About this RNA:
Transfer RNA from Placozoa sp. H11 HM-2017, 71 nucleotides, folded computationally. It matches the Rfam family "tRNA". Rfam classes the family as a transfer RNA. The RNAcentral record of the sequence draws on ENA.
[in-house]
RNA sequence: GGCUUCUAUAGUUCAAAGGUAGAACAAUUGGCUUCUAUCCAAUCAAUAAGAGUUCGAAUCUCUUUAGAAGU
Numbered sequence: 001g002g003c004u005u006c007u008a009u010a011g012u013u014c015a016a017a018g019g020u021a022g023a024a025c026a027a028u029u030g031g032c033u034u035c036u037a038u039c040c041a042a043u044c045a046a047u048a049a050g051a052g053u054u055c056g057a058a059u060c061u062c063u064u065u066a067g068a069a070g071u
Stems, first nucleotide, its partner, number of pairs: 002071007011025004019055001027043005048064005
């Protein structure tokens, strides 16, 4: 380098198996506390990119990008 397969979702680790994108930790704010920590409550924050199928796509199909494995 060619071929095949797998992976890509929040700052991090992971769910969602075609029908409201969630959890934990982290961050921020408030409560509690003399203060800090702990604890409690709330907030913020994401589907790698582009097409297609579908009433409806994180999910199915194709291409591309990045990473990994096999040959």
The prediction has a mean pLDDT of 83.